[in-house]
């Protein structure tokens, strides 16, 4: 240079195949409940529009395209 396979809450994963409800789980965080206190358990919350920038479409995390970042290969 070429090929490929990843990028989704603070961490880790799903969901992409076959577009379609305010993107789901576990941890971790806050409140509250319990307790002399604390963990632990329990109960609700908050938090990512999905790596960016375009393009198809009534609609895009998902389909196309070109970029960036990280892994693996190949000459």
């Nucleotide at each position: 240079g070429c090929c490929u396979c990843u990028g989704u809450a603070g961490c880790a994963u799903a969901g992409c195949u076959c577009g379609g409800u305010c993107a789901a789980u576990g941890c971790a965080c806050c409140a509250c409940u319990u307790u002399c206190g604390u963990a632990a358990a329990g109960u609700g919350g908050a938090a990512a529009c999905c790596g960016c920038a375009g393009g198809u479409u009534c609609a895009a995390a998902u389909c196309c395209u070109g970029c960036c970042a990280g892994g693996g290969g190949c000459u």
RNAcentral holds the sequence, with entries from ENA. This is a predicted structure of a 75-nucleotide RNA (transfer RNA) from a Candidatus Woesearchaeota archaeon. NCBI's taxonomy places the organism under Archaea, Nanobdellati, Candidatus Woesearchaeota. Its Rfam family is "tRNA". By type it is a transfer RNA. Rfam's curators write: Transfer RNA (tRNA) molecules are approximately 80 nucleotides in length. The coordinates come from a structure-prediction model, not an experiment, and the mean pLDDT is 82.